[in-house]
Context: one part of a larger RNA
RNA sequence: CUGGGCGUAAAGCGCGCGUAGGCGGAUCGAUCAGUCAGAGGUGAAAUCCCGGAGCUCAACUUCGGAACUGCCUUUGAUACUGUCGAUCUGGAGUCCGGGGAGAGGUGUAUGGAAUUCCGAGUGUAGAGGUGAAAUUCGUAGAUAUUCGGAGGAACACCAGAGGCGAAGGCGAUACACUGGACCGGUACUGACGCUGAGGUGCGAAAGCGUGGGGAGCAAAACAGGAUUAGAUACCCCUGGUAGUCCACGCCGUAAACGAUGAGAGCUAGUUGUCUGGCAGCAUGCUGUUAGGUGACGCAGCUAACGCAUUAAGCUCUCCGCCCUGGGGAGUACGGCCGCAAGGUUAAAACUC
Repeated sequence: CUGGGCGUAAAGCGCGCGUAGGCGGAUCGAUCAGUCAGAGGUGAAAUCCCGGAGCUCAACUUCGGAACUGCCUUUGAUACUGUCGAUCUGGAGUCCGGGGAGAGGUGUAUGGAAUUCCGAGUGUAGAGGUGAAAUUCGUAGAUAUUCGGAGGAACACCAGAGGCGAAGGCGAUACACUGGACCGGUACUGACGCUGAGGUGCGAAAGCGUGGGGAGCAAAACAGGAUUAGAUACCCCUGGUAGUCCACGCCGUAAACGAUGAGAGCUAGUUGUCUGGCAGCAUGCUGUUAGGUGACGCAGCUAACGCAUUAAGCUCUCCGCCCUGGGGAGUACGGCCGCAAGGUUAAAACUC
């Protein structure tokens, strides 16, 4: 390479956009590049294969044939692919002083509950914490309770197998700006499409740089109390710095998971829920339809578990990745990236 695979056995890039490339709807015409058929030339010899012959046999040698799967020229065929021209509307997109839904994104402002701290009042001896305690706080008046103030972070109920987003993710309220999807109307364009090596952008948490901020939390660190034979620990307790928050810039990884790449078509149903449309009426229900999101289940698939119109079924296109056992190792060396931490690409010896 062929072949076979990728939910859980090894194996889907974390996710978009998109270059090259690959693939691509219906009809008509042209062309004949691919394709197919015929003819001719060439494809040295040796080798390989088949059939003979010669060394006693064989290896070996030799004769004949076939083959050399290829290339070139030429004649023809025109279904399919390509190319060129024309047309179309089903794919795709646009449009509408059409519609409604949504924690989609960014910024600004505002709000209430709670924790902590500060001031004041009432009040007196405990409070706190645990399996039990102690460290700790408190007669310099704590805990409790009432009023006032400060500051930071997060937004109870609503809340749902609910919604939105490509993924990461998104949840108080109002306003401004802004992205996408869906439904309806069928007016317009006329294949404008799908995928996507490289590339480029986004990308939880932790971490890093500069400058702010700091209420609470804290299983970073650190200090103390316990536990224990010891306990430089887990678990528990009292404190507590980075951090968690904001702005800007890095990092680029996660069980980044549905452990399931993207797009398209086809293949029983039942039942819930979300957002639209249509029809009927008993005006909140029934039927139907489109798009999501769940549960169950037939055919089919699967090693089984299970999946099952949101496929892991039946087909097509494109990409990624994997399979020559386990460990060594996602390591070393080198390259690239990074301030660093490290990331990415990625072996071998050796061993079982």